The RNA shown here (transfer RNA) has 73 nucleotides and comes from a Ktedonobacteraceae bacterium. The prediction has a mean pLDDT of 80.
[in-house]
RNA sequence: GUCAGUGUAGCUCAGUGGAUAGAGCGCGUGCCUCCGGAGCAUGAGGUCAAGGGUUCGAGUCCCUUCACUGACG
Numbered sequence: 001g002u003c004a005g006u007g008u009a010g011c012u013c014a015g016u017g018g019a020u021a022g023a024g025c026g027c028g029u030g031c032c033u034c035c036g037g038a039g040c041a042u043g044a045g046g047u048c049a050a051g052g053g054u055u056c057g058a059g060u061c062c063c064u065u066c067a068c069u070g071a072c073g
Stems, first nucleotide, its partner, number of pairs: 001072007010025004018056001027043005049065005
């Protein structure tokens, strides 16, 4: 340089164009305990990489850019 893939919560990841965008782990609080862990209950946490387009409606489809990964040279 060319091509392909990936980008969603702190981490690992789901998410068929239409629900208030979800799970596990982690984190906060409470219960329990001598304390901690485990367990139980509850809660917080999101610019869906950025910009634009299509559509009544976009995390999802299209275009451009950025970052990362891989293949080829």
Source information:
Its Rfam family is "tRNA". It is annotated as a transfer RNA.